About this RNA: This is a predicted structure of an 86-nucleotide RNA (SAM riboswitch aptamer (S box leader)) from an Actinomycetota bacterium. Its Rfam family is "SAM riboswitch aptamer (S box leader)". Rfam's curators write: The SAM riboswitch is found upstream of a number of genes which code for proteins involved in methionine or cysteine biosynthesis in Gram-positive bacteria. Its family is annotated with regulation of gene expression in the Gene Ontology.

């Protein structure tokens, strides 16, 4: 990077740096100088894989992920996350 399988109406912040964007894309509609993105520190949510168990399941130790709005709504040959495979 590609396809496959599973899931996507729940949940989760406070500082510092920063200075105008962000919510993938299109049309909407939102968030944002009462500071956007990004980066840093500490914190939290959750339970896909590893680890425990005969299993139901329990834990949250390890690997990820996530912490505005139903993946914000609609559309799509669309997107995101995890796992194994190539």
């Nucleotide at each position: 990077c590609g396809a496959u399988c599973a899931u996507c109406c729940a949940g989760a912040g406070c500082g510092g740096u920063g200075g105008a964007g962000g919510g993938a894309c299109a049309g909407g509609c939102c968030c944002u100088u009462u500071g956007a993105a990004a980066c840093c520190g500490c914190g939290g949510c959750a339970a896909c894989c590893g680890g425990g168990g005969u299993a139901a399941c329990a834990c949250a130790c390890g690997g990820u992920g996530c912490c505005a709005a139903u993946g914000c709504c609609u559309g799509a040959a669309c997107g995101a996350u995890g796992a194994g495979c190539g």